Context: one part of a larger RNA
RNA sequence: CCCGCGGCUAGACGGAAAGACCCCAUGAACCUUUACUGUAGCUUUACAUUGGACUUUGACAAGAUCUGUGUAGGAUAGGUGGGAGGCAUUGAAGCGUGGUCGCUAGAUCAUGUGGAGCCAACCUUGAAAUACCACCCUGAUGUUGUUGAGGUUCUAACCUAGACCCCGAAACGGGGUUGGGGACCGUGUAUGGUGGGCAGUUUGACUGGGGCGGUCUCCUCCCAAAGAGUAACGGAGGAGUGCGAAGGUAACCUAGGUACGGUCGGAAAUCGUACUGAUAGUGCAAUGGCAUAAGGUUGCUUGACUGCGAGACGGACAGGUCGAGCAGGUGCGAAAGCAGGUCAUAGUGAUCCGGUGGUUCUGUAUGGAAGGGCCAUCGCUCAACGGAUAAAAGGUACUCUGGGGAUAACAGGCUGAUACCGCCCAAGAGUUCAUAUCGACGGCGGUGUUUGGCACCUCGAUGUCGGCUCAUCUCAUCCUGGGGCUGUAGCCGGUCCCAAGGGUAUGGCUGUUCGCCAUUUAAAGAGGUACGUGAGCUGGGUUUAAAACGUCGUGAGACAGUUUGGUCCCUAUCUUCCGUGGG
Numbered sequence: 001c002c003c004g005c006g007g008c009u010a011g012a013c014g015g016a017a018a019g020a021c022c023c024c025a026u027g028a029a030c031c032u033u034u035a036c037u038g039u040a041g042c043u044u045u046a047c048a049u050u051g052g053a054c055u056u057u058g059a060c061a062a063g064a065u066c067u068g069u070g071u072a073g074g075a076u077a078g079g080u081g082g083g084a085g086g087c088a089u090u091g092a093a094g095c096g097u098g099g100u101c102g103c104u105a106g107a108u109c110a111u112g113u114g115g116a117g118c119c120a121a122c123c124u125u126g127a128a129a130u131a132c133c134a135c136c137c138u139g140a141u142g143u144u145g146u147u148g149a150g151g152u153u154c155u156a157a158c159c160u161a162g163a164c165c166c167c168g169a170a171a172c173g174g175g176g177u178u179g180g181g182g183a184c185c186g187u188g189u190a191u192g193g194u195g196g197g198c199a200g201u202u203u204g205a206c207u208g209g210g211g212c213g214g215u216c217u218c219c220u221c222c223c224a225a226a227g228a229g230u231a232a233c234g235g236a237g238g239a240g241u242g243c244g245a246a247g248g249u250a251a252c253c254u255a256g257g258u259a260c261g262g263u264c265g266g267a268a269a270u271c272g273u274a275c276u277g278a279u280a281g282u283g284c285a286a287u288g289g290c291a292u293a294a295g296g297u298u299g300c301u302u303g304a305c306u307g308c309g310a311g312a313c314g315g316a317c318a319g320g321u322c323g324a325g326c327a328g329g330u331g332c333g334a335a336a337g338c339a340g341g342u343c344a345u346a347g348u349g350a351u352c353c354g355g356u357g358g359u360u361c362u363g364u365a366u367g368g369a370a371g372g373g374c375c376a377u378c379g380c381u382c383a384a385c386g387g388a389u390a391a392a393a394g395g396u397a398c399u400c401u402g403g404g405g406a407u408a409a410c411a412g413g414c415u416g417a418u419a420c421c422g423c424c425c426a427a428g429a430g431u432u433c434a435u436a437u438c439g440a441c442g443g444c445g446g447u448g449u450u451u452g453g454c455a456c457c458u459c460g461a462u463g464u465c466g467g468c469u470c471a472u473c474u475c476a477u478c479c480u481g482g483g484g485c486u487g488u489a490g491c492c493g494g495u496c497c498c499a500a501g502g503g504u505a506u507g508g509c510u511g512u513u514c515g516c517c518a519u520u521u522a523a524a525g526a527g528g529u530a531c532g533u534g535a536g537c538u539g540g541g542u543u544u545a546a547a548a549c550g551u552c553g554u555g556a557g558a559c560a561g562u563u564u565g566g567u568c569c570c571u572a573u574c575u576u577c578c579g580u581g582g583g
Base pairs, nucleotide, nucleotide: 001583002582003581004580005579006578007577010575011574012573014570015569022404023403024402025401027400028399029396030395031394032393035201036200037199038198039197041194042193043192045190046189047188048187049186051154052153053152054151055150056149057148058147059146060145061144062143064141065140066139068137078136079135080134081133082132085119086118087117094113095112096111097110098109099108100107101106158181159180160179162178163177164176165175166174167173204216205215206214213233217239218238219237220236221235222234240385241283242342243341247301248300249299250298251297252296253295256276257275258274259273260272261271281290282289284347286345287344288343305328306327307326308325311322312321313320317386330339331338332337353379354378355377356376357375358374359373361372362371411458412456413454414453415452417451419447420446421445422444423443424442428438429437465540466538467537468536470532471529472528473527474526475525478503479502480501481498482497483496484495485494486493505519506518507517508516509515546564547563548562549561550559551558552557
């Protein structure tokens, strides 16, 4: 060096299983509910099946009898018309008794008595006699008819797992007799309610993983790199309107501050002088403007017009912006002229659907109409603001599928804020004395052991804490060794330099690493090695399915809260390593 055999598992990000954690999908499934929309069921009402009688109480109609004081006035005048007479032995006035009404004055009815009169045009009144007749109004009483509601009752629909009889194998079913219930129940149609019992679905995106929080449209500034444009969960602020004058036009005017003076009067009110000069003002944010003022005041007014619009800006599109000029009619101004809102830039919402007004448009044989079109206008915090629907929340540890290392948790990597270690300066402490020792305020590094940041390999799988076993390396050295300084007398020490050869505990508690305690020791070092080591072991913790407590939630369920229980697979091909044999 080559070839074996027997071992051991450190590596081959070993094998197995298109990761179950995490995220994503306008994926799925179950589950929940005061998500949305339905629906079985239950229920309400009406009608039908569904009939008779009596009674109570409404509505309407007919005919009958009554009923009706505002004041002035013999007094309870309903209205209008006709009308000079009407009623009365078929019994008037008056009186007695009883009923009804009543604004307590009376009106009216029945009956008894009575025995021949009573009332009307007069005087008042808007209206003249219920003297008499007719038609009506208000309310009341009783009658009849139609109809509504309630109650009682009947039997013939309908019901009957009461009894008996028949058919028959029959405790099924049907028929019959009888009893019970009864126009209810039940059923059908329509209708309102209720309805996670059941069903179908929805439950946004951005995001230095996701969730929680925040945001989502528009305006102004910076970032923005001197044309335009330009991102971030970059830094700052605003808008979701206001105004019939705060618009138009003509004319006129100039602010604010400081100093001094001046009654009440003060830092600051109104007044005067001087200086300064836009610091003022602009309905509201910021920016850019503005004195010829776009700022302030007054007069007159409605151009905050209709029909258009050459040409531009901007721009994926859809939207957006500026605009001379022409026609009509208008305001102001002596006129030239200016005026199609506001100093400008925010003050917003497509389409569908529907409403309103107008219209020489259309009009299903024709004339109309309905409906539609066109013009004008209205209805969206459709604010997730280019708006999926008129209409929508949650749970899953019982979970599933497709994907992702496009994206988190472990480990690695980069970084090194944080952490640890060191150095510089030296105020001060150290009786005195910065530097024996300690060292403020600050400054500069190193390491890659902490907590992080990033998201670069790995999601067709890189097993995760602690322990056991076995280790190996570093030195910033715990012990043992050698030294310097000392605020080192000695013994003990303090601090610094060199040094990694060897060594560097056992118990109690806890799943613990850590820590505390007990007792030893020369000492009981700090770290790296996928927080070394699960194809070496364990499985107490974490981190499935079961269950409970507390808390949260209406609930399904949830909780770096607790608690009990809970499958750890691999026969070694290669490399490394150990032992051994042959050439």

Large-subunit ribosomal RNA, domain V from a wastewater metagenome, 583 nucleotides, folded computationally.
Its mean pLDDT, the model's own confidence on a scale to 100, is 84.